Context: one part of a larger RNA
Order: sequence, then C1' cells, then structure tokens
RNA sequence: CUCUGCUGAAGGAACUCGGCAAAUUAACCCCGUAACUUCGGGAGAAGGGGUACACGGUAGGGUUCAUAGCCCGAGGUGGUGGCACAUAAAUGUUCCAGGCGACUGUUUAACAAAAACACAGGUCUCUGCAAACUCCAAAGAGGAGGUAUAGGGGCUGACGCCUGCCCGGUGCCGGAAGGUCAAGAGGAGUGGUCAGCGCAAGCGAAGCUACGAAUUUAAGCCCCGGUGAACGGCGGCCGUAACUAUAACGGUCCUAAGGUAGCGAAAUUCCUUGUCGGGUAAGUUCCGACCUGCACGAAUGGCGUAACGAUCUGGAAACUGUCUCCAGCAGAGACUCA
Repeated sequence: CUCUGCUGAAGGAACUCGGCAAAUUAACCCCGUAACUUCGGGAGAAGGGGUACACGGUAGGGUUCAUAGCCCGAGGUGGUGGCACAUAAAUGUUCCAGGCGACUGUUUAACAAAAACACAGGUCUCUGCAAACUCCAAAGAGGAGGUAUAGGGGCUGACGCCUGCCCGGUGCCGGAAGGUCAAGAGGAGUGGUCAGCGCAAGCGAAGCUACGAAUUUAAGCCCCGGUGAACGGCGGCCGUAACUAUAACGGUCCUAAGGUAGCGAAAUUCCUUGUCGGGUAAGUUCCGACCUGCACGAAUGGCGUAACGAUCUGGAAACUGUCUCCAGCAGAGACUCA
C1' cells in the first nucleotide's frame, strides 16, 4: 500500500453525477397521530413515554371434577444495584413535493427489473356449429364433448370526467344498372395441302390441317353508397377597437376537414439556463404559473387520481470518516528472511 472489519477530536454532505457507501432508526407495552381518500386506507404516519431486580409468581385469567397441581400474568408500592435495564445477538430511518405506471405480478438464464410486458375493465370485429380460427400431404386433431352471457382476432389498459371534426386517398362492408374483362362456348372468314379445270399464268370442291371476327360469359376493377375505439388527417395571407398593444370582428385563397374539451418550455420546447414567482447566501435541476405548442391532444386514448413501486426527479430532518483531513487498531495479502 490492497482487501475485510472496528473506533475517532471539532465540524456535519462542505464529498459526489447523485448521501454512492456507511451511520442513524429498530423489539414489546402505553399515549398520540396530518393533508388527502376510491372511506378500505394513509398509519408502525409523524411525535412522545415506559422496560432490570424486589414486594410476588400478587390481583386476575387459562386448564381441570377440583378451592390439588401446572401455565399465563397486569395494575400498584417506591425498596435495591448500575454510566447505561428491549443492557448481548437479531430487529423499520423519517418527512415534503413532482413525473411515469392504477394495483399483486412478468421480463432480457450470464451487463438493462423499468416508465417495458401482463392485468381486471373498455371497445371494435369475425363466428349459427361439420362455427370462425389453428396444425396438417391427407386422414385426423385442437377450438369443445364448448354453442353468441360462447369461442377466435385487433386496439386500449383499475377508477373518475370524457373521447370533438374529416369518408377526398387506403382498407373493410353493402350495391348491382352501366363500362372493362379470363378460360370455355361460338364459328363469319382466311391460309396450307390437292382431286379436278386450264397451253400457261392461275383457279380450286370434299377431306385433312393452321389460324380465326361477331356473339355469349363469373369474380375482380371502374362505378354508387356506408364505415374512424378502421390505416390515417385535423391550413395560409391581409386588415380592423377613442394611448399603445391585442383583435371578439371583416376580407381572401386553399382543403375531405382545418385541432374541440383538456393539458402545455412537458419522458414532447429548437431558440432556451424562455419570462415571472417559490425554495437557496448563491439553483442549466426542482415546484407553481404564463402560452410565443420549432414539433401536445382525445382508446397509436386526453386530463385527473387515493393506494402501491429494490422506479425516476427535487427538497428537508436525523445521522454519520462521503468530506475538511486523515489517524489508530485487528485479521488476510503484498514485502523481507527461511
């Protein structure tokens, strides 16, 4: 010096990304206990006090047939000893405020336990049973020995208050008049071949063969409607009020429609350490506001919310070798010798 423990004057987070680590707290009994709340909680909230021995195993209780025994055991008295009585060990630190997720759960076996997943609840959609759907080459099986209060799939995620506008595009559902349109059916017509005719050029029946127009014809697509807790989307410019500023108001262009409620420098804000207020002597973080939302927004849910969390953020008390600033002790290494 390293590791593992133990102790420490004065100070007490000045350490540090951050109280990381350590320390504090701690058992039982009594008193007492706030905001908030879904009335269950919060709560062991917080904060106080007591604790040995003796009187005495007393009062009382339990067991039992029992006023035998055995077991449990206050309250009271103010006597005894100690620095200290839950005398060792073991054994909650607490509070305030905010974000996220309701909660208990689950997860990256071996760098992530979370705000991720799940969840009860909500909603959409498919499915009438030989169900939909899944496995499979088939047979067959699951679904289910279930039957729409059931089963499959998607999204959301307790609860409370709510969930606005757009169907132009895409998807899905419905429609069937018209347009388009496959194979098939159809067979007008055309070519090749050659009996025949012709001096030749050539013409050319039947058959065989190679093509083949009209006509007919399903779904789909076009088309017509519907549908957002389907995929998704939810504007710009200019002017205007008796200070100024601002614009309830007006004009104009575009759109399928131009973002409603609520929230907002936010797990979202670039400019930005925005501005104001709070907390600090001093605060890029934090809390409360404002709204100029680069680029929130309503089940890719919006906003709240008691309880809960080895969650994240800020603050406070207590406490401490985290630090000012290190020191000592013990053990194990390192080092020296063997």
This is a predicted structure of a 338-nucleotide part of an RNA (large-subunit ribosomal RNA, domain IV) from Candidatus Geothrix skivensis. Taxonomically the source falls in Geothrix (Bacteria, Pseudomonadati, Acidobacteriota, Holophagales).